[in-house]
Molecule: transfer RNA
Organism: Halobacteriovoraceae bacterium
C1' cells in the first nucleotide's frame, strides 16, 4: 500500500427500524451501625475522538480525517 473492527463519564461497555444520552464500578454526601465493613439514599461528572454533509431532528445515515488493535500483501 489493501481490507475489517473498535473510539460514547475516571475505568468496562450498553444505547444500531434516526426523536430527552445510560448502567456496573469508582469519586463525594447524607442514612443505618457503639467502630469498621457491608447495606441504602441522594449527587457531581459527557461539546458521543475530530471535521463537514443529509435531516425539522444525529452516539446512530453519507463523506474526510485521526488513533488503536487484527488480518493481507
Nucleotide at each position: 500500500g489493501c481490507g475489517a473492527a473498535a473510539g460514547u463519564a475516571g475505568c468496562u461497555c450498553a444505547g444500531u427500524u434516526g426523536g430527552u444520552a445510560g448502567a456496573g464500578c469508582g469519586c463525594c454526601a447524607c442514612c443505618u451501625u457503639g467502630c469498621c465493613a457491608a447495606g441504602g439514599u441522594g449527587g457531581a461528572g459527557g461539546u458521543c475522538g475530530c471535521c463537514g454533509g443529509u435531516u425539522c431532528g444525529a452516539a446512530c445515515c453519507c463523506g474526510g480525517u485521526c488513533u488503536u488493535u487484527c488480518g493481507c500483501u